[in-house]
RNA sequence: GAAUCAUCCAGAGCGACUGAGAGACCUAGCUCAACGACGUCGCAGCAACCCCACCCCUUCAGGGUGAGCAGGUGCUACCGCUGGGAACGAUGAAAG
Numbered sequence: 001g002a003a004u005c006a007u008c009c010a011g012a013g014c015g016a017c018u019g020a021g022a023g024a025c026c027u028a029g030c031u032c033a034a035c036g037a038c039g040u041c042g043c044a045g046c047a048a049c050c051c052c053a054c055c056c057c058u059u060c061a062g063g064g065u066g067a068g069c070a071g072g073u074g075c076u077a078c079c080g081c082u083g084g085g086a087a088c089g090a091u092g093a094a095a096g
Base pairs, nucleotide, nucleotide: 004093005092006091007090008089013043014042015041016040017039021032022031023030025085026084027083028082029081044076045075046074048073049072050071052066053065054064055063056062080088
């Protein structure tokens, strides 16, 4: 980097720095934004997958319940903001 599988209408903010756009891409809207958005860092928090226990099923794989004092990642405006397009985008896992 590509492919496979699963999820994406729930949940979770304070401070500092920076200084103009941001919401992945295109388009038409809509929302946020110098009363400082977006981004980075620190602390805090949330709990999706893995990790742990049990059960169903069992070739691979998949499903359910639970424990969370949160280990590995992840996440902390709005249904992935909405319609359309592309079959895209993000996150996790296993194998390579």